A computed fold for a 518-nucleotide part of an RNA from an uncultured bacterium, annotated as small-subunit ribosomal RNA, 5' domain.
Context: one part of a larger RNA
RNA sequence: GAAUGAACGCUGGCGGCGUGCUUUACACAUGCAAGUCGAGCGAGGCGUGUAGCAAUACACAGUCGAGCGGCGAACGGGUGAGUAACGCGUGGAUGACCUGCCCUUGAAUGGGGAAUAACCCGGGGAAACUCGGGCUAAUACCGCAUACGACCGAGAGGUGAAAGGGGCCCGUAAGGGUCUCGUUCGAGGAGGGGUCCGCGUUCGAUUAGCUAGUUGGUAGGGUAAAGGCCUACCAAGGCGACGAUCGAUAGCCGGCCUGAGAGGGUGAUCGGCCACACUGGAACUGAGACACGGUCCAGACUCCUACGGGAGGCAGCAGUGGGGAAUUUUGCGCAAUGGGCGGAAGCCUGACGCAGCAACGCCGCGUGGAGGAUGAAGGUCUUUGGAUUGUAAACUCCUGUCAGCGGGGAAAAAGGGAUUCGACCUCAUACGUCGGAGACUUGAUUGUACCCGCAGAGGAAGCCCCGGCUAACUCUGUGCCAGCAGCCGCGGUAAUACAGAGGGGGCAAGCGUUGUUC
Numbered sequence: 001g002a003a004u005g006a007a008c009g010c011u012g013g014c015g016g017c018g019u020g021c022u023u024u025a026c027a028c029a030u031g032c033a034a035g036u037c038g039a040g041c042g043a044g045g046c047g048u049g050u051a052g053c054a055a056u057a058c059a060c061a062g063u064c065g066a067g068c069g070g071c072g073a074a075c076g077g078g079u080g081a082g083u084a085a086c087g088c089g090u091g092g093a094u095g096a097c098c099u100g101c102c103c104u105u106g107a108a109u110g111g112g113g114a115a116u117a118a119c120c121c122g123g124g125g126a127a128a129c130u131c132g133g134g135c136u137a138a139u140a141c142c143g144c145a146u147a148c149g150a151c152c153g154a155g156a157g158g159u160g161a162a163a164g165g166g167g168c169c170c171g172u173a174a175g176g177g178u179c180u181c182g183u184u185c186g187a188g189g190a191g192g193g194g195u196c197c198g199c200g201u202u203c204g205a206u207u208a209g210c211u212a213g214u215u216g217g218u219a220g221g222g223u224a225a226a227g228g229c230c231u232a233c234c235a236a237g238g239c240g241a242c243g244a245u246c247g248a249u250a251g252c253c254g255g256c257c258u259g260a261g262a263g264g265g266u267g268a269u270c271g272g273c274c275a276c277a278c279u280g281g282a283a284c285u286g287a288g289a290c291a292c293g294g295u296c297c298a299g300a301c302u303c304c305u306a307c308g309g310g311a312g313g314c315a316g317c318a319g320u321g322g323g324g325a326a327u328u329u330u331g332c333g334c335a336a337u338g339g340g341c342g343g344a345a346g347c348c349u350g351a352c353g354c355a356g357c358a359a360c361g362c363c364g365c366g367u368g369g370a371g372g373a374u375g376a377a378g379g380u381c382u383u384u385g386g387a388u389u390g391u392a393a394a395c396u397c398c399u400g401u402c403a404g405c406g407g408g409g410a411a412a413a414a415g416g417g418a419u420u421c422g423a424c425c426u427c428a429u430a431c432g433u434c435g436g437a438g439a440c441u442u443g444a445u446u447g448u449a450c451c452c453g454c455a456g457a458g459g460a461a462g463c464c465c466c467g468g469c470u471a472a473c474u475c476u477g478u479g480c481c482a483g484c485a486g487c488c489g490c491g492g493u494a495a496u497a498c499a500g501a502g503g504g505g506g507c508a509a510g511c512g513u514u515g516u517u518c
Base pairs, nucleotide, nucleotide: 001518002517003516004515006514007513008512009511010510013365014364015363016362017361018360019358020357021323026321027320028319030318031317032316035071036070037069040068041067044064045063046062047060048059049058050057051056078276079275080274087201088200089199090198091197092196093195094194097193098192099191102189103188104187105186106185107184108183109182110144112142113141119134120133121132122131123130124129150159151158152157164181165180166179167178168177169176170175202248203247204246209239210238211237214236215235216234217233218232219231220230221229251273252272253271254270255266256265257264258263278299279298280297281296282295301312302311303310304309329355331354332353333352337351338349339348340347341346368398369397370396371395378389379388380387381386402459404454405453406452407451408450412445415441416440419437420436421435422434423433424432462507463506464505465504466503467488468487469486473502474501475500476499477498483490484489
């Protein structure tokens, strides 16, 4: 000099864009952060209509919150404890692998069965909840049939699937037609993931030896998958001064800071990967987890209890206590972007978009401009002549940024959608799909940005320094005292170095100090 997630002191007008627990991975009150689908299913409440005196029954299209079922909950969000490791980075391998949803494509979607929740009845419990009996449905569950292709097999042959829903039309009905969304078994793709390998990746030798599933083989098990991954048996190997082992420290990277570069430092915000979710362990479900807001066991802690037993996990967003030099609102909205579910409308979304707080940072703007000498008054200094503050002020003439008040007022909106046109499908002019038109309609921010007008210099400057380094000097006080200080050093009676004043220098809504890095 540059930099900072900074802090502290003094000071503080506005705006834009960013950033904001670096410490106790300490403990957490409260609210919210993951739901959705009635176009999978049965029953119920509410509503409307019909019948009826009523109880009630039936029908209808809605709506509501439970239940069964599906998908999601493995994403998104947080943190950096652990980890010196194929963890990360980079380049490869997979003839050793997996992949829900999505895209392309092939073949199917036939026929049966037995349950169970909800509900009803009864019981236990303070509660959490739970037990028994009975009824019922499905795209829930279980068989059977079928097999182009798939897998196994040398072959013969064998294994192994399924589920239906909705709209419209014909029909009294049974049933049929058609469109659409699904379901099952394959093939290919995209995207995602698992595993393996080469190289690179902090310090300590005052850590020199380490190792028994250890190193290799055979056989088997296990996995989506190679492999001591695991087991049995056999052999006795394997690593190490090119630093094994042990100890300490640490998430890694793109980057960021500095520097002419080489290098050094660092890993906040944003992005990629990894690890973790009160502590330790385990598996279940599933395409995917050994699962932050799932389950089980153990532990510590907190809470409830009728003492028998139960409940909980903010390193999600806010917020509280504590720790600390130190780090924000228990805000608004799903309007946009993105995600989950859904055919859609839509619902959910503390992701996200915004607002609030903080000079924490960067950037921009303002605090006025021009004229104005009797060089006013006052202050300070003085050789008492004057010098300086100083065009500074007063005064005159202007301007109107910002703030204030009044008025106007965007963009961010794409979409959705009654209706309608065309094409396709079709027996069909229904329905549906695609494309177009389209009444109406969607903004948290926000009456915001921006524009116009109004009035009036009015509301808006401080901080540090002045011995040398280093830009800037005098007076008074003090008297090795009080004090200053980054280094050299000042102060013991003329201190440009302490304190105050006047003057000056520097930077400026900041200025200094401290910490840290180059």
The RNAcentral record of the full RNA draws on ENA and SILVA.